This is a predicted structure of a 476-nucleotide part of an RNA (small-subunit ribosomal RNA, 3' major domain) from an uncultured organism.
It matches the Rfam family "Bacterial small subunit ribosomal RNA".
Context: one part of a larger RNA
RNA sequence: UGACGGGGGCCCGCACAAGCGGUGGAGCAUGUGGUUUAAUUCGAUGAUACGCGAAGAACCUUACCUGGGUUGUACAUGCAAUCAUACGGGAUAAGAGGUUAUCCUUCCCUUCGGGGUGUUUGCACAGGUGCUGCAUGGCUGUCGUCAGCUCGUGUCGUGAGAUGUUGGGUUAAGUCCCGCAACGAGCGCAACCCUCAUACUUAGUUGCCAACAGGUAAUGCUGGGGACUCUAAGUAAACUGCCGGACGUAAGCCGGAGGAAGGUGGGGAUGACGUCAAGUCCUCAUGGCCUUUAUAUCCAGGGCUACACACGUGCUACAAUGGUAGGUACAAAGAGAAGCGAAUCCGUGAGGUGGAGCCAAUCUCAAAAAGCCUAUCCCAGUUCGGAUUGGAGUCUGAAACUCGACUCCAUGAAGUUGGAAUCGCUAGUAAUCGCAGAUCAGCACGCUGCGGUGAUACGUUCCCGGGCCUUGUACA
Numbered sequence: 001u002g003a004c005g006g007g008g009g010c011c012c013g014c015a016c017a018a019g020c021g022g023u024g025g026a027g028c029a030u031g032u033g034g035u036u037u038a039a040u041u042c043g044a045u046g047a048u049a050c051g052c053g054a055a056g057a058a059c060c061u062u063a064c065c066u067g068g069g070u071u072g073u074a075c076a077u078g079c080a081a082u083c084a085u086a087c088g089g090g091a092u093a094a095g096a097g098g099u100u101a102u103c104c105u106u107c108c109c110u111u112c113g114g115g116g117u118g119u120u121u122g123c124a125c126a127g128g129u130g131c132u133g134c135a136u137g138g139c140u141g142u143c144g145u146c147a148g149c150u151c152g153u154g155u156c157g158u159g160a161g162a163u164g165u166u167g168g169g170u171u172a173a174g175u176c177c178c179g180c181a182a183c184g185a186g187c188g189c190a191a192c193c194c195u196c197a198u199a200c201u202u203a204g205u206u207g208c209c210a211a212c213a214g215g216u217a218a219u220g221c222u223g224g225g226g227a228c229u230c231u232a233a234g235u236a237a238a239c240u241g242c243c244g245g246a247c248g249u250a251a252g253c254c255g256g257a258g259g260a261a262g263g264u265g266g267g268g269a270u271g272a273c274g275u276c277a278a279g280u281c282c283u284c285a286u287g288g289c290c291u292u293u294a295u296a297u298c299c300a301g302g303g304c305u306a307c308a309c310a311c312g313u314g315c316u317a318c319a320a321u322g323g324u325a326g327g328u329a330c331a332a333a334g335a336g337a338a339g340c341g342a343a344u345c346c347g348u349g350a351g352g353u354g355g356a357g358c359c360a361a362u363c364u365c366a367a368a369a370a371g372c373c374u375a376u377c378c379c380a381g382u383u384c385g386g387a388u389u390g391g392a393g394u395c396u397g398a399a400a401c402u403c404g405a406c407u408c409c410a411u412g413a414a415g416u417u418g419g420a421a422u423c424g425c426u427a428g429u430a431a432u433c434g435c436a437g438a439u440c441a442g443c444a445c446g447c448u449g450c451g452g453u454g455a456u457a458c459g460u461u462c463c464c465g466g467g468c469c470u471u472g473u474a475c476a
Stems, first nucleotide, its partner, number of pairs: 001476002003473003007470007015460002019425005026316008034307002042053002064302007072125001077124005083118002088105007107116003127291002130289003136285002138280003141276001143274001148187006154163003167178003193268004198236007208225002212223003239262001242256004318418001322377007334365003339358002345352002384415001389410007431453007
């Protein structure tokens, strides 16, 4: 100087407390461990692995296994030689296929020397999701959006170092003020950026419809209009600016006015010096090592989907604040050309037919759902719950057996609120309800967004983590 303490002081955080809703019990989905297997490819493992890499394993993907092939190659470049019947395209046959065999067709430029392109041969060399993340770059997680981490000059100390950065206040903040052997500065904090909330200006189509006119069974449907909503560019607005109070005539704090918004207005992006030899050689790049008729490469089939079990994360429930049936209302944000696909008709339905319109404020996906109204069920393993299984189908796709999603009929399991323990959350939040998108032929209970309805909280003694000062130390 640090680190540590079941030492002390001050402060903060859904850390506790006060609550709301869960997990742990059930069924299913998904990931992991274990076991099994020819293979169940590999990585991630307290917090900081486990719906993680994977924004989507039937083939492909695919790296794994079995079997069958290829060896200058599936791929790049160079040199030398060789051929131009080349390469490519088509047909037939064999085969699980890759491929092999046969037949047909078939090059370009030229100064005629050759060149381009390609086959074949040889040599360099390719190839490797092989090893090492403890050789590395880059990227990422975490402490932590915590308020810290340092430097120059000066001063003090023999020196390691100290001071500044400590102290008194204050703040979300090393934020600011005052004091002080310090005076300044840098990276962080804050602000500058995006978005939401208010108003104005400009603009008015594909959006809107107040007034006027026309028309319809009905609808901004039409003429028209820019008022309103909205769209999208600019501007304004919030700064403790104003008033009062206590404090020290400071920084700031408390209350109030005005205001759409008040003291960082809400949210996002933004992550200091560093820590964990943290993670990744399977995104990519790369040193070294290993391999080169194989650890490379092509193909068919299988596997990654197994299943006495254990754990994590979710979905659906156990019901009456509910289930079922009928009627009826209100979003936002998105996507669309090998695409979204309307009306119509067929089917109980998944869906089929059909093809209008739309490269989209125009058309389509598209029905929002919870909600509200009416009826019924009457507390039961039920008109709760939907697993499982049988049968019949639809769609995608060469192909749904291993191993897809969905529909209909039948079947109707566990489950009556969950032990010890444990998680999330302070406002348009929790909870609850649906919608969209990426990936994607098909496949979502996951993920990422969007809106609808919409709660509870006295406080800082204790648990956990963190910051500052101080103290002890057989620790470095």